The prediction has a mean pLDDT of 81.
A computed fold for an 82-nucleotide RNA from a Puniceicoccales bacterium, annotated as transfer RNA.
């Protein structure tokens, strides 16, 4: 330098003929249960905002009614090549 693959809430890690983003688990936080604790149950769990609402898959653009997912551009990780 080219050529392949990846980047998604606190972690892991799902989602692709383009049509609810964040299933599933892990950890959290309340609660019940226990003298009390640990295991269990059970509800919650991206951010802003008082609410309407808006924002949000690595940057940045573009294409569509509508993008994690399709083009470009960059930036970072891992592999392959000379």
């Nucleotide at each position: 330098g080219c050529c392949c693959g990846g980047a998604u809430g606190g972690c892991g890690g799902a989602a692709u003929u383009g049509g609810c983003a964040g299933a599933c688990g892990c950890g959290c936080u309340u609660g019940a249960c226990u003298c009390a604790a640990a295991a269990u149950c059970a509800a919650g769990u991206u951010c802003c905002g008082a609410a309407a609402g808006g924002a949000g898959u690595g940057u940045g653009g573009g294409u569509u009614c509508g993008a994690c997912c399709c083009c470009c551009u960059c930036u970072c990780c891992g592999g392959g090549u000379a």

It was read from a public genome assembly.
It matches the Rfam family "tRNA". Rfam describes the family as follows. Transfer RNA (tRNA) molecules are approximately 80 nucleotides in length.